[in-house]
Context: one part of a larger RNA
RNA sequence: CUGGGCGUAAAGGGUGUGUAGGCGGUCGUAUUAGUCUUUUGUGAAAGGUCUUGGGCUUAACCCAGGAACCGCAGGAGAAACGGUACGACUCCGAGGGUGCGAGAGGUAGAGGGAACUCAUGGUGUAGGGGUGAAAUCCGUUGAUAUCAUGGGGAACACCAAAUGCGAAGGCACUCUACUGGCGCACUUCUGACGCUGAAACACGAAAGCGUGGGAAUCGAACGGGAUUAGAUACCCCGGUAGUCCACGCCCUAAACGAUCAUCACUGGCUAUAAGGAGUAUCGACCCUCUUUGUGGCGAAGCUAACGCGUUAAGUGAUGCGCCUGGGUAGUACGGCCGCAAGGCUAAAACUC
Numbered sequence: 001c002u003g004g005g006c007g008u009a010a011a012g013g014g015u016g017u018g019u020a021g022g023c024g025g026u027c028g029u030a031u032u033a034g035u036c037u038u039u040u041g042u043g044a045a046a047g048g049u050c051u052u053g054g055g056c057u058u059a060a061c062c063c064a065g066g067a068a069c070c071g072c073a074g075g076a077g078a079a080a081c082g083g084u085a086c087g088a089c090u091c092c093g094a095g096g097g098u099g100c101g102a103g104a105g106g107u108a109g110a111g112g113g114a115a116c117u118c119a120u121g122g123u124g125u126a127g128g129g130g131u132g133a134a135a136u137c138c139g140u141u142g143a144u145a146u147c148a149u150g151g152g153g154a155a156c157a158c159c160a161a162a163u164g165c166g167a168a169g170g171c172a173c174u175c176u177a178c179u180g181g182c183g184c185a186c187u188u189c190u191g192a193c194g195c196u197g198a199a200a201c202a203c204g205a206a207a208g209c210g211u212g213g214g215a216a217u218c219g220a221a222c223g224g225g226a227u228u229a230g231a232u233a234c235c236c237c238g239g240u241a242g243u244c245c246a247c248g249c250c251c252u253a254a255a256c257g258a259u260c261a262u263c264a265c266u267g268g269c270u271a272u273a274a275g276g277a278g279u280a281u282c283g284a285c286c287c288u289c290u291u292u293g294u295g296g297c298g299a300a301g302c303u304a305a306c307g308c309g310u311u312a313a314g315u316g317a318u319g320c321g322c323c324u325g326g327g328u329a330g331u332a333c334g335g336c337c338g339c340a341a342g343g344c345u346a347a348a349a350c351u352c
Stems, first nucleotide, its partner, number of pairs: 003324004007306002012320001014203004021196003025089008034081001035078008049067007093193001094190003097186005105179007112156001116152008127138002164171002208249006218242001222238004260319006268297011301308002325352003334345004
């Protein structure tokens, strides 16, 4: 390489947009460098393979002939598939339109209550706090408790769910403004405009970094008290960075469904979310059917098993990414990126 694979054994890129490339609906006409048929030339000989004979007693071996040499070039032809050109089609893919619908989708601003903490004042007096038990700690300069007023920062109980939305990361108090996507119905328009996607670009939890703010809580580091043989811990009292905001970086994760995207096909039952149609009804439910999503259980089938099972890990198709024994190692070196931390790309010797 041909293969065989990628939920858990090695292996799906963190996610999207998308260039090149690869692949691509129905009908017709023309064409033909792919494709197919045929023919001519060439494909040296020997050797090898297959085969027909022959020569050594046989065989190995040797000799003669044939096939073949799977390829290339030229000619003639075919037009199903593919390509190219032109024309056409459409509830069949994709997109647009109109009318509805749901939503913690995003950004910005405004507002709210509970809790916490701080300050001030009132009441009040000796404890409070903490633990397995204690102590450090706070408190007669009046704490804890309680009431009132004011300030501050962060997070939004109940509703809440097997819920919803988003490409992923993720998103939940309320309202307003701006804004992205999705679903359903109508079948009005365009007429294949599609799928995938190396590169590239964008986004990307937490921690971390830079500058400037902010700082209530919690809290790496650190200090103290305990525990213990020790205790650089678990428990307790404190507490800096950080946690929050703005702007700029970093670009990683058990970034997980450990399951790439798209399309088609293949029994069901049940729950739930958002629509539509029918039946029924005074009306609303209910019921039946149906589209899209989210769950549970399961036929066939698949799987090493576990399990998956119309949201496939079933049956097929197209495109991309990735794997190829363990360690060395996601390391060294080089390159690119970064302020740094480090990230991306990525070996070998040696060893089992």

Source information
A computed fold for a 352-nucleotide part of an RNA from a Candidatus Saccharimonadota bacterium, annotated as small-subunit ribosomal RNA, central domain. Its mean pLDDT, the model's own confidence on a scale to 100, is 87. Lineage of the source: Bacteria > Bacteria candidate phyla > Candidatus Saccharimonadota.